Context: one part of a larger RNA
Parts: sequence; C1' cells; structure tokens
RNA sequence: CGUUAGAAAUUUGAGAGAACCUGACUCUAGUACGAGAGGACCGAGUUGGACGAACCUCUGGUGUAUCUGUUGUGGCGCCAGCUGCAUCGCAGAGUAGCUAAGUUCGGAUGAGAUAAGCGCUGAAAGCAUCUAAGCGCGAAACUCACCUCAAGAUGAGAUUUCUUUUAAGGGUCGUCAUAGACGAUGACGUUGAUAGGUUGCAGGUGUAAAGGCAGUAAUGUCAAAGCCGAGCAAUACUAAUUACCCGUAAGC
Repeated sequence: CGUUAGAAAUUUGAGAGAACCUGACUCUAGUACGAGAGGACCGAGUUGGACGAACCUCUGGUGUAUCUGUUGUGGCGCCAGCUGCAUCGCAGAGUAGCUAAGUUCGGAUGAGAUAAGCGCUGAAAGCAUCUAAGCGCGAAACUCACCUCAAGAUGAGAUUUCUUUUAAGGGUCGUCAUAGACGAUGACGUUGAUAGGUUGCAGGUGUAAAGGCAGUAAUGUCAAAGCCGAGCAAUACUAAUUACCCGUAAGC
C1' cells in the first nucleotide's frame, strides 16, 4: 500500500515445512518343524543406541557488580579497621540466568490408493489361464492422520463484537521484561505492584566490626554472626505527570 467504512478479537486451511531410525533381551516356547543337531512365524512385553525438542527439580559447568581466606605494594597521620593496583592478584565456595554430560518427552496408531508379489471369477482358445471386461489382498515408499507456519490464497476467505463522528481504536511519552542489534513483541501507567527502594522469606558465604570474658600469647567465646546481584512475596516511599498526534462522507 492492497484486501472497497474504520477497528478489536477468534478462526477455516489452499499451500509449505518438520518428523519418519533401529538393536538386544524376556514370555509365547525348547512349542510348531526336525531322526538328531538345531530351532521359529504370528503375538505380548522389557530395556537400550543414535537423532530431535523442551526444560533446570536433581547431577554438574559457568556465574569478572555475591561472600570468605590470603600474598606483595601504595593510600587513608600511626595502631586497629578499610581501600587502590597486581590476569577477577591468587585461592575456596556460589543464588538467578544461560547451559549438558542432567531431566522429561518424541518418531504411536489407524485409514486410503498402490509396488513387487499372492489370489477370485473368467474368456479370447468348449481345456487351461491373476486379465483381456470385472473383483480382492498386499510395503519403512505415496496421500492423509500427529507437529509447526499459513488469507499478499491479489482467488486477499469466515465468525463475533465495537464505533456512527473531536467515534471506536491506535500512536507519541513514561516505568519495564517472560522480548530484544534497532524497529518489533509483551506487561504496566495512580481506578497502579511496571521498575527501583524498603521489609519479610528463600538462597549464598561462613561466624563481621567494636567491646566484654578466658588465655602470657597465638587464639577461643558472647555469635547460625555479619554481609549479600539477578529469586518469591508484601508495601505506593520514589518514578510511571500533564498532555499531544493519527484516525472521520462508507454512494455509483
């Protein structure tokens, strides 16, 4: 821009894509078969491999704005206590998020028309013949079924609702994330929990400083302390103010 008024939702599916794998074992059954050796079809179940998708409860990885220990050196006048730099100085842990080696799930089932093949009926050709007319069965392949996209499918579909004119609706703007290069998408904007803050909880680290007590001291203890990013809630304390713009003659 179109879809012939403008919108907001919900859809149909022309068409397109993805997927399509397979082993071993157990039972049936040491049965059928076979002199024996051996040893099934059919059917039922269990458990794997590779591949794929989603997710983070578990197991782990990462986690340079979390916590702790510690070395050298500089600074805060000194002690104590902090802090800068040294690969995040080094080391030990580690929430959220992301993630695989982790967890869960998937390739199930059925239908249609068939291939090779197997048949029925059956002539040409009094017989025979699956074929010439006619009819049936038959495979991971094909078409559906399962999953995804999909009306620019210009063949532009359908349904419901709203608006009847400073309309409905949308945008700018602001607070943001389950979204993200930017647009876009999604949540919220005081009739408010959208983000921050605060409080509580979960979780991490591992028992802060100062002081008291014990000890000559190192140190221990009062103390599960102190500190803390993303998690879960509660709470209007702060910021989402005010406002503006687009959109309006539909008939032939």
This is a predicted structure of a 252-nucleotide part of an RNA (large-subunit ribosomal RNA, domain VI) from a Flavobacteriales bacterium.
It was read from a public genome assembly.